[in-house]
Molecule: c-di-GMP-I riboswitch aptamer
Organism: Oceanobacillus salinisoli
RNA sequence: CUACGAUAAUGGCAAACUUAUUGAAAAGUAAGGACGCAAAGCUACGGGUCUAAGGUUUUGAACUAUGAUCGCCGAGUUACCGAA
Repeated sequence: CUACGAUAAUGGCAAACUUAUUGAAAAGUAAGGACGCAAAGCUACGGGUCUAAGGUUUUGAACUAUGAUCGCCGAGUUACCGAA
C1' cells in the first nucleotide's frame, strides 16, 4: 500500500412508527425513535422495483417517466481502525 473484517477500540448512520411539511402520487425533508448496517458515505451510470400528473388507446380500464428508490442489486468513487 492492497485485500480482508475480530467477543478489539474510537466513533458513525438510522428501519418501522409518530408529528410537521413538500409533492398528482411514489416518495422526500426536519424533529423524535432504533430494525439493523464495515461503507446503511457519495454518484441515478446499468438493471430491477414503485408511482402515473401529463400523454396515448379505449370508455371497463390499460400502457407510458421526463418522477422516485443508493437501507434492491451491480458498477464508479472516497474513507476510520488493525487481530487473523